[in-house]
Molecule: FMN riboswitch aptamer (RFN element)
Organism: Pontivivens ytuae
RNA sequence: CGACGUUCUCGGGGCGGGGUGCAAUUCCCCACCGGCGGUUAUAGCCCGCGAGCGCUCCUCCCUCGGGAGGAGGUCAGCAGAUCCGGUGAGAUUCCGGAGCCGACGGUAACAGUCCGGAUGUGAGAGAACGGGA
Numbered sequence: 001c002g003a004c005g006u007u008c009u010c011g012g013g014g015c016g017g018g019g020u021g022c023a024a025u026u027c028c029c030c031a032c033c034g035g036c037g038g039u040u041a042u043a044g045c046c047c048g049c050g051a052g053c054g055c056u057c058c059u060c061c062c063u064c065g066g067g068a069g070g071a072g073g074u075c076a077g078c079a080g081a082u083c084c085g086g087u088g089a090g091a092u093u094c095c096g097g098a099g100c101c102g103a104c105g106g107u108a109a110c111a112g113u114c115c116g117g118a119u120g121u122g123a124g125a126g127a128a129c130g131g132g133a
Stems, first nucleotide, its partner, number of pairs: 001132001004130007016030004031113002033102002035049004044100002052078002054075001055072007082098005104116003
């Protein structure tokens, strides 16, 4: 200086006030929150990734309708959402303004914020050691 390997650690936030109602942190008004990498410059809404749902395969259970567990990302089907003005060499990232978005199952009533799978998974971040020039 630094490919690579091993081990370990870390790795998601948020309903406060009011209204209606038998019942709502789920509806209505106001409020609150924003994983990881990238980028001429700091990003929920620019590009990509992860998680989640679905799908396929395997095993088991079964009241034959389905249920439980496991594997697969060369299964990409679902997979959200931004504009205007300013500064600047450069910003959909900063400043000002106005907007928008948020898996699945549960619930006395429809959930980004409650409960659950989840003491899970994980993009990735860091450290130590090994190893190399």